[in-house]
RNA sequence: ACAUGAAAAAGGCAAAACCAUUGAAAAGUGGUGACGCAAAGCUACAGGGGCUAAGGCGGUACAGCCGCUAUGCCAGCCAGUUGCCAGU
Numbered sequence: 001a002c003a004u005g006a007a008a009a010a011g012g013c014a015a016a017a018c019c020a021u022u023g024a025a026a027a028g029u030g031g032u033g034a035c036g037c038a039a040a041g042c043u044a045c046a047g048g049g050g051c052u053a054a055g056g057c058g059g060u061a062c063a064g065c066c067g068c069u070a071u072g073c074c075a076g077c078c079a080g081u082u083g084c085c086a087g088u
Stems, first nucleotide, its partner, number of pairs: 001088002004086002012037002017032006035076001041081003047078002049074003055069006
């Protein structure tokens, strides 16, 4: 340095579900738990993509419902970036 990860060592992370908690929700956090992961480390206006729609705007048959919208989220979708061990 690599468009490498077969075997191994030291270890690491933790899906779903359930419980608690925050939140309008998506989702976050903590616990239990392991589906998996060589970046499942980090980065979310200023790359792409996805989720939600409180508030706002519009519609309507109007205590309601529907549509649009991120200023709310997702890094375990791709991407960017840093990096352990081994291999070449």